[in-house]
RNA sequence: UAUUGAUAUAGGCAAACUAUUUGAAAGAAUAGGACGCAAAGCAUAGGGUCUAAAGUAUUAGAAUUAUUUCUUUUACCUUAGCCGCCACG
Numbered sequence: 001u002a003u004u005g006a007u008a009u010a011g012g013c014a015a016a017c018u019a020u021u022u023g024a025a026a027g028a029a030u031a032g033g034a035c036g037c038a039a040a041g042c043a044u045a046g047g048g049u050c051u052a053a054a055g056u057a058u059u060a061g062a063a064u065u066a067u068u069u070c071u072u073u074u075a076c077c078u079u080a081g082c083c084g085c086c087a088c089g
Stems, first nucleotide, its partner, number of pairs: 012037002017032006035084001042089001046086002048082002055076003060071004
């Protein structure tokens, strides 16, 4: 590589989208629905990625005798997610 045959199995999960619920958001859950997956099964104190309510710093404006307060711009970020992103088990 080609040919022949046997056994197992007769199934599992569910993308996008829609509806409802939930969350600040990313997203998640339930139902419908199938793009696909030999594991698209489990697991977040390995990496990567996503969100930015709260927090820190910061721009501008207003109020105030002042300290300061409120609104607003931008950046960072604990947290919160993604295992259908990868790795490991």